[in-house]
RNA sequence: CAAGCAGUCUGGGUGAUCGCGCGUGCCGGAAUGCCGAAAGGCGGCGCGUGAGGAAAGUCCGGGCUCCACAGGGCAGGGUGCUGGGUAACGCCCAGUGGGGGCGACCCCAAGGAUAGUGCCACAGAAAUGAAAACCGCCCGGCGGUGCCGGGCAAGGGUGCAACGGUGCGGUAAGAGCGCACCGGCGGUCAGGCGACUGGCCGGAUAGGUAAACCCCACCUGGAGCAAGACCGAAUAGGGAGGCAGUGAAGCGGCCCGCUUCGCCUCCGGGUAGGUUGCUUGAGAUCCAGGGCGACCGGGAUCCCAGACAGAUGAUCGCCACCUUCGGGAGCGAAGGCACAGAACCCGGCUUAUAGGGCUGCUUGCUAU
Numbered sequence: 001c002a003a004g005c006a007g008u009c010u011g012g013g014u015g016a017u018c019g020c021g022c023g024u025g026c027c028g029g030a031a032u033g034c035c036g037a038a039a040g041g042c043g044g045c046g047c048g049u050g051a052g053g054a055a056a057g058u059c060c061g062g063g064c065u066c067c068a069c070a071g072g073g074c075a076g077g078g079u080g081c082u083g084g085g086u087a088a089c090g091c092c093c094a095g096u097g098g099g100g101g102c103g104a105c106c107c108c109a110a111g112g113a114u115a116g117u118g119c120c121a122c123a124g125a126a127a128u129g130a131a132a133a134c135c136g137c138c139c140g141g142c143g144g145u146g147c148c149g150g151g152c153a154a155g156g157g158u159g160c161a162a163c164g165g166u167g168c169g170g171u172a173a174g175a176g177c178g179c180a181c182c183g184g185c186g187g188u189c190a191g192g193c194g195a196c197u198g199g200c201c202g203g204a205u206a207g208g209u210a211a212a213c214c215c216c217a218c219c220u221g222g223a224g225c226a227a228g229a230c231c232g233a234a235u236a237g238g239g240a241g242g243c244a245g246u247g248a249a250g251c252g253g254c255c256c257g258c259u260u261c262g263c264c265u266c267c268g269g270g271u272a273g274g275u276u277g278c279u280u281g282a283g284a285u286c287c288a289g290g291g292c293g294a295c296c297g298g299g300a301u302c303c304c305a306g307a308c309a310g311a312u313g314a315u316c317g318c319c320a321c322c323u324u325c326g327g328g329a330g331c332g333a334a335g336g337c338a339c340a341g342a343a344c345c346c347g348g349c350u351u352a353u354a355g356g357g358c359u360g361c362u363u364g365c366u367a368u
Stems, first nucleotide, its partner, number of pairs: 001364010012319007020050008033042003052339001056350002059348005064224004076220005081095005096110001097108004111215002116213002118209003134156002136152007164182006183205001185202007228276004238267006247261005283302005289296002321336006
């Protein structure tokens, strides 16, 4: 210098005018303003403060709240190599095993297929059963150059997959038939907390699929701040008591009785509305310490949006950055300047993101 790998930070700056949410002081030089008997409210003025790395998707996990709930089990759902971190997790860290890359490094739902059941299309002789002869190989026979009978899973062919692989021996030809090594399985020893790794010994040792049912281990109640709590009108309706006391209507005609209709007082529930939950929290910044790390404990300092149709904005300048054009150059002109936006609060994951910065590492080439 080129091509890469991993991690991390940032996410325009500034000025003027107007406007908005929340908090707070004041009612004066402005509005000696408006409502109200007052308290106070509205309003006005000043000051302070006012989105993100993802505020997003709502996919996991927790706090908080209400409902349900003796204990145990079943069903259902979830997770699935090991150890650790954490409030918890399906997250993170460190490892193991497998796969990819020359490498830095990256990827993996990675328990169990001798508990049982199912499935394995097409092709193929045969897809699990100690099976199977399509082409072949070998032996024998003959009606003798092709048929018949038998042996053979080594070769060919089919297929994602064909009953371990390589070699030597063996044989009529073959075959774990025998042997050596490799793979795998079982046992044992050593190392490691463990996943696992390495050594030794043993017997020839029949597939795949569990993001098929299933088995094993562990976890697991439901709903969500529109959760929940408090205050609570007007109007309508409900309940209790009283008043009117010879009212009216109904109970098919009459009497008693009952019911309904009127007025007053009291009671309780609900609605509108208001208050709360609401932002001091697994909090932020800095400093040292422990740990490989995720993270942990300690000290100092700080308080950083709380709306409820939902504020955080609009216009005009200047600067920075990017692109294009003009120009020899200083420079000038035009256009652009990401993704997106709180709503109870946190921890993650995932997705979107213009431009810019930093750190470590790898492989090449060149120079010294």